[in-house]
């Protein structure tokens, strides 16, 4: 260099293969239990779905283009 997976909330990963409001689990907040803490119950907040364009009535999903990791093949030395 080439070929291939991956990037979604602080962190771990869904999203039924294009469908209207992107969820869960921990972890953060505020409450309620409690002599206090933890457990537990209730509620809440957090998202430019890596980034930039295209397609389309609708893109996390399909197309390019890029970045960053990863695993493969190769080059030079």
């Nucleotide at each position: 260099g080439g070929g291939g997976c991956a990037g979604u909330a602080g962190c771990a990963c869904a999203a039924u293969u294009g469908g209207u409001u992107a969820g869960c689990g921990c972890a953060c907040c505020g409450g309620c239990c409690u002599g206090u803490c933890a457990c537990g119950c209730c509620g809440g907040a957090g998202g430019u779905u890596g980034c930039g364009g295209g397609u389309u009535c609708g893109a996390g999903u399909c197309c390019c283009g890029u970045c960053u990791g990863c695993c493969u093949c190769g080059c030079c030395a």
Transfer RNA from a Phycisphaerales bacterium, 77 nucleotides, folded computationally. The source organism's lineage runs through Bacteria, Pseudomonadati, Planctomycetota, Phycisphaerae and Phycisphaerales. It matches the Rfam family "tRNA". Its family is annotated with triplet codon-amino acid adaptor activity in the Gene Ontology. The coordinates come from a structure-prediction model, not an experiment, and the mean pLDDT is 80. The sequence was found in a public genome assembly.